[in-house]
Context: one part of a larger RNA
Molecule: small-subunit ribosomal RNA, central domain
Organism: uncultured bacterium
RNA sequence: UUGGGUUUAAAGGGUGCGUAGGCUGUUUUUUAAGUCAGUGGUGAAACCCUACUGCUCAACAGUAGACUUGCCGUUGAUACUGGGAGACUCGAAUACGGUUGCCGUGGGAGGAAUGUGUGGUGUAGCGGUGAAAUGCAUAGAUAUCACACAGAACACCGAUUGCGAAGGCAUCUCACGAAGUCGUUAUUGACGCUGAUGCACGAAAGUGUGGGGAUCAAACAGGAUUAGAUACCCUGGUAGUCCACACUGUAAACUAUGAUAAUUAUUUGCCGGCGAUAGAUUGUCGGUGAUCAAGCGAAAGCGAUAAGUUAUCCACCUGGGGAGUACGGCCGCAAGACUGAAACUC
Numbered sequence: 001u002u003g004g005g006u007u008u009a010a011a012g013g014g015u016g017c018g019u020a021g022g023c024u025g026u027u028u029u030u031u032a033a034g035u036c037a038g039u040g041g042u043g044a045a046a047c048c049c050u051a052c053u054g055c056u057c058a059a060c061a062g063u064a065g066a067c068u069u070g071c072c073g074u075u076g077a078u079a080c081u082g083g084g085a086g087a088c089u090c091g092a093a094u095a096c097g098g099u100u101g102c103c104g105u106g107g108g109a110g111g112a113a114u115g116u117g118u119g120g121u122g123u124a125g126c127g128g129u130g131a132a133a134u135g136c137a138u139a140g141a142u143a144u145c146a147c148a149c150a151g152a153a154c155a156c157c158g159a160u161u162g163c164g165a166a167g168g169c170a171u172c173u174c175a176c177g178a179a180g181u182c183g184u185u186a187u188u189g190a191c192g193c194u195g196a197u198g199c200a201c202g203a204a205a206g207u208g209u210g211g212g213g214a215u216c217a218a219a220c221a222g223g224a225u226u227a228g229a230u231a232c233c234c235u236g237g238u239a240g241u242c243c244a245c246a247c248u249g250u251a252a253a254c255u256a257u258g259a260u261a262a263u264u265a266u267u268u269g270c271c272g273g274c275g276a277u278a279g280a281u282u283g284u285c286g287g288u289g290a291u292c293a294a295g296c297g298a299a300a301g302c303g304a305u306a307a308g309u310u311a312u313c314c315a316c317c318u319g320g321g322g323a324g325u326a327c328g329g330c331c332g333c334a335a336g337a338c339u340g341a342a343a344c345u346c
Stems, first nucleotide, its partner, number of pairs: 004317003007300002012314001014201004021194003025088007033081002035077008049065006091191001092188003095184006103177007110154001114150008125136002162169002206247006216240001220236004258313006267290010295302002319346003328339002331336001
């Protein structure tokens, strides 16, 4: 490489957009590049194979044939693929009218809690634990009341809910922006799918500059525990946690399940539309769950949201360790990221 695979055994890229490329609906006509058929040329000899012949046989040798699966030309065929021209509406998109949501960005507003400050009441403890101690407190703490300020997060509703490509998104409200979906079948007429390189987005932690700093809290300090205790527990506490801009580019970035399309019994919830009937059910689209037929699977299980049956395109795997290491390259301020071996060993 082929083959076989990728939920859990090695293996789906974190996610999207999209270039090249690959693949591409129904139908008419044309062409004849691919494809198929005939035919001409060429495809050295030896070797291999077949037949016959010559050495007494054989090895060996000779003659003839076949082979040389190819390439070039030519004459035809036209189902399929390709090219040209035309038509279509089921795929795709647009328009119009509804509708939905924790979808995004930027403003404004709110209450509870926490902490702090000031003042009042009030007096000896508070706090903390398995038990304690460190700590706070007669310079009046804890508790309680009033007022003020600060920052961060939004209880209940709240879920097998909803939205988003993923990361993710939840107090209320305004503005702007985006998306899905349903209905009418009006318009375009294959405009589609996938997507190497590329570009963009991408939790938390981390980095740079400037703000902010209530809470919590790596590091650190102290108190305990213990044989020890660089921990678990307690009292404190700095980066950080928050904001703006810029970087980083990784996660069990998980449904451990790539995208798109078609197809294969049922039963039963929920969410968003639309319709019917007249009494409350039912139909149909889109989504989200449960249970299962066939089938699949090593099994667990999956099962119309497939891990079934098919098609197209991309990514990835090929025994364990060494190792996601070394070296080189490339990116980054750094931390590090991406790419990524071998010796050796079992």